Predicted 3D model of a 76-nucleotide RNA (transfer RNA) from Saccharimonadales bacterium (SeqCode). The RNAcentral record of the sequence draws on ENA and MGnify. Its Rfam family is "tRNA". It is annotated as a transfer RNA. The prediction has a mean pLDDT of 81.
RNA sequence: GGGGGCAUAGCUCAGUGGUUAGAGCAGUCGGCUCAUAACUGAUUGGUCCUUGGUUCAAGUCCAAGUGCCCCCACCA
Numbered sequence: 001g002g003g004g005g006c007a008u009a010g011c012u013c014a015g016u017g018g019u020u021a022g023a024g025c026a027g028u029c030g031g032c033u034c035a036u037a038a039c040u041g042a043u044u045g046g047u048c049c050u051u052g053g054u055u056c057a058a059g060u061c062c063a064a065g066u067g068c069c070c071c072c073a074c075c076a
Base pairs, nucleotide, nucleotide: 001072002071003070004069005068006067007066010025011024012023013022018056027043028042029041030040031039049065050064051063052062053061
C1' cells in the first nucleotide's frame, strides 16, 4: 500500500427497514437463612463508534472517517 471482518447496557452478545432496542451476567432494593452462599421477586442501566446520505420510516441499507483484529504485498 491492497483486501476482508468487527464496533449495540459496566461485561459477553442477540436484534427481517416499521410494536416502546432486548437477553444473560453484573449493580441496587427486598424475600428466604441465626448468618453467608445458593435460590428467588422487583428494579436501575443505551449519544446503537463518529459524520453525512438513501427512505414515509435506519441499530439494520450506502459513503467517508476513527479504533481493534485477520490475510496479502512491499521495505529492511